[in-house]
C1' cells in the first nucleotide's frame, strides 16, 4: 500500500415495521401520534339434486398458477405477480417469486374488539425519455 475485519458519523434499499415524551433494576417498560395486521352487525354474497374422495379449512406475505422430468426432495421452462435511491408513466437492463402462523374455526362488515412496529441487506449502484415535487445557492 492493498486487500481483510471491527467500531463511530453519515446516505440509502426491501419492509407496516416509523417518531417523540416519561420511568428503568439499562433486560427493558408505559403514554401519544403515525403506518400495517386480524377478529366482528344490518345490507349483499353464499346456502339447493346426486355420486366418489378427503380430515379440512383460514391468515400474514409480492412469494402464485401451468407444463416437462423425478417415487419423492427437487430441478428446468413459462404465464402472473413483486423490488432496484425524492415521485409517476413508457422502455431497458439486472434481480425475487420466500418463510411463517390459527388450529377444526373466520365471507364482505358501521360500531366495537384486538395484535405488530422485527428482521436482513449496500460500498457498489443511482440507465433512458416525458411529466411532476422537496429544499438549497
Nucleotide at each position: 500500500a492493498a486487500a481483510u475485519g471491527a467500531c463511530c458519523c453519515a446516505g440509502g434499499c426491501c419492509u407496516a415495521g416509523u417518531g417523540c415524551c416519561g420511568c428503568u433494576u439499562c433486560g427493558g417498560c408505559g403514554g401519544c401520534a403515525g403506518c400495517g395486521g386480524g377478529g366482528g352487525a344490518c345490507c349483499c354474497a353464499a346456502c339447493u339434486g346426486g355420486u366418489u374422495c378427503c380430515u379440512g379449512g383460514g391468515g400474514u406475505g409480492a412469494a402464485u398458477c401451468g407444463c416437462c422430468g423425478g417415487a419423492a426432495a427437487c430441478g428446468g421452462c413459462g404465464a402472473g405477480g413483486g423490488g432496484c435511491u425524492g415521485u409517476c408513466u413508457u422502455g431497458a437492463g439486472c434481480c425475487c417469486u420466500a418463510a411463517c402462523c390459527c388450529g377444526a374455526c373466520a365471507g364482505c362488515u358501521a360500531a366495537c374488539c384486538u395484535c405488530g412496529c422485527a428482521g436482513g441487506c449496500c460500498a457498489u449502484g443511482g440507465c433512458a425519455a416525458g411529466a411532476c415535487c422537496u429544499g438549497g445557492u

Predicted 3D model of a 137-nucleotide RNA (c-di-AMP riboswitch aptamer (ydaO/yuaA leader)) from a Fimbriimonadia bacterium. Rfam family: c-di-AMP riboswitch aptamer (ydaO/yuaA leader). Its family is annotated with regulation of gene expression and cyclic-di-AMP binding in the Gene Ontology. Of the family's consensus pairs, 92% are formed in the model.